[in-house]
RNA sequence: GGGCAAUUAACUCAGUGGUAGAGUGCUUCGUUCACAUCGAAGAAGUCGCUGGUUCGAAUCCAGCAUUGCCCA
Repeated sequence: GGGCAAUUAACUCAGUGGUAGAGUGCUUCGUUCACAUCGAAGAAGUCGCUGGUUCGAAUCCAGCAUUGCCCA
C1' cells in the first nucleotide's frame, strides 16, 4: 500500500426497512442473625462518527475512525 471482517446496555451477544431486546452484571424490596441462594420490581443505549437514499434507517449506500485477520 491492497483486500476481508467486526463496531448495538457495564460485559457477552440477538435484531437484514416499521415503537431497540436477551443473558450476565448493577440498584431497591422480600426471605436470612448475617452473607449467599431464591423471589419481586427497577434503572441503564445519540445502535462508533459524518453525510446520502427512503414516508420511515441499528438495518441500504458512501466516506471517516478504531480493532482483528490475510496479501504484498
Molecule: transfer RNA
Organism: Saccharimonadales bacterium (SeqCode)